[in-house]
RNA sequence: CUCUUAUCCAGAGAGGUGGAGGGACUGGCCCGAUGAAACCUCAGCAACGUACAUGAAGUGUCGUGCUAAAUCCAGAGAGCCAUGCUCGCAGAUGAGAU
Numbered sequence: 001c002u003c004u005u006a007u008c009c010a011g012a013g014a015g016g017u018g019g020a021g022g023g024a025c026u027g028g029c030c031c032g033a034u035g036a037a038a039c040c041u042c043a044g045c046a047a048c049g050u051a052c053a054u055g056a057a058g059u060g061u062c063g064u065g066c067u068a069a070a071u072c073c074a075g076a077g078a079g080c081c082a083u084g085c086u087c088g089c090a091g092a093u094g095a096g097a098u
Stems, first nucleotide, its partner, number of pairs: 002097007013042005021031003025075004043067003048063002051059002071090001077087004
């Protein structure tokens, strides 16, 4: 990189450095000098794997992940009792495989 599978309307930020971008992509709509990205420190959320424990519900050790807005909204395509809902595509994360 690719494939399989589970989840994605819940939850959780301060400080320092930095100095203009960021929210995957496209369109929208937002965030940003009252300080974006990135990096560092500390803190937190969660419970995928792991560890421990139980009859079961668990706990939160370690490895990831995450801490604006539903994955911010929509998106290829399909179905339906149809002006919206469902499936699904795309994406993210975990675990496994190649």
About this RNA:
This is a predicted structure of a 98-nucleotide RNA (SAM riboswitch aptamer (S box leader)).